[in-house]
This is a predicted structure of a 66-nucleotide RNA (transfer RNA) from Clostridium tyrobutyricum.

RNA sequence: CUAUGGCUCAGCUGGUAGAGCAAUUGAUUCGUAAUCAAGAGGUCGCAGGUUCGACUCCUGUUAGGA
Numbered sequence: 001c002u003a004u005g006g007c008u009c010a011g012c013u014g015g016u017a018g019a020g021c022a023a024u025u026g027a028u029u030c031g032u033a034a035u036c037a038a039g040a041g042g043u044c045g046c047a048g049g050u051u052c053g054a055c056u057c058c059u060g061u062u063a064g065g066a
Base pairs, nucleotide, nucleotide: 001064002063003062006021007020008019009018015052024038025037026036027035045061046060047059048058049057
């Protein structure tokens, strides 16, 4: 310094979490790929604290990197 869906990453000054890819289902095709459409999937490394409210602030801790 980093840790956020399976992977790669966003998420501003605290207001209730998103994108791309992948996968699934459907359409299209003689069939596959490509393309199009749809929905699903994450209690944000872990445990506490502050707060009406925490991915975001504070403390401890774990893992990885310099």
Description:
It matches the Rfam family "tRNA". By type it is a transfer RNA. Rfam links the family to the GO term triplet codon-amino acid adaptor activity. The source organism's lineage runs through Bacteria, Bacillati, Clostridia, Clostridiaceae and Clostridium.